Predicted 3D model of a 74-nucleotide RNA (transfer RNA) from a Bacteroidota bacterium. Its Rfam family is "tRNA". Its family is annotated with triplet codon-amino acid adaptor activity in the Gene Ontology. Model confidence (mean pLDDT): 80 of 100. RNAcentral holds the sequence, with entries from ENA.
């Protein structure tokens, strides 16, 4: 330099061809259960869905462009 990926909660990842208020396990906080702890069970908190523009009546999702990254080529 050129081509392909991926980028969602703290960590791992999911989101069905564009449609309600954006999820899930693991963590985290509260509380039940227990003398405590460990398990287990309930609640809740935690997100500019990399950044910006566009298209649409609506965009994590579909178009550019920039940013990180991983991989191929050269």
């Nucleotide at each position: 330099g050129g081509g392909g990926g991926u980028a969602u909660a703290g960590c791992u990842c999911a989101g069905u061809u564009g449609g309600c208020u954006a999820g899930a396990g693991c963590g985290g906080u509260u509380g039940g259960u227990u003398c405590g702890c460990a398990a287990u069970c309930a609640a809740c908190a935690g997100g500019u869905c990399a950044g910006g523009g566009g298209u649409u009546c609506g965009a994590c999702u579909c178009c550019c462009c920039u940013u990180a990254u991983c991989u191929c080529c050269a």